The prediction has a mean pLDDT of 75. TPP riboswitch aptamer (THI element) from Thauera sp., 98 nucleotides, folded computationally. Taxonomically the source falls in Thauera (Bacteria, Pseudomonadati, Pseudomonadota, Rhodocyclales).
[in-house]
RNA sequence: CAUUGCCGUUGGGGGUGCCCGCCAGGAAGGCGGGCUGAGAAAAACCCUUGGAACCUGAUCCGGCUAACACCGGCGUAGGGAAACGUGUACAUGAGUCC
Numbered sequence: 001c002a003u004u005g006c007c008g009u010u011g012g013g014g015g016u017g018c019c020c021g022c023c024a025g026g027a028a029g030g031c032g033g034g035c036u037g038a039g040a041a042a043a044a045c046c047c048u049u050g051g052a053a054c055c056u057g058a059u060c061c062g063g064c065u066a067a068c069a070c071c072g073g074c075g076u077a078g079g080g081a082a083a084c085g086u087g088u089a090c091a092u093g094a095g096u097c098c
Stems, first nucleotide, its partner, number of pairs: 001093003004089003007085004011048004016042001017035007054079003060073004
């Protein structure tokens, strides 16, 4: 010095489910509790192209669960949001000096 990781800045992307009770009752909705999770509406959390954050297929298939979640498949599938730093040094590589 470069790469890379981490950190930060600005911008951007994304999800918010399942179960129970009460209110209401046409339904939607509101309140409270329970489950999982980073997050189940928080100026939070996660992700940002080396991209399973998240979406589609999908009211999918198998296992598991009270249910969702979760695990495997689908999946080398189709989509999906980027730039910078005078920050940092665990690492790798190159160069210079002593």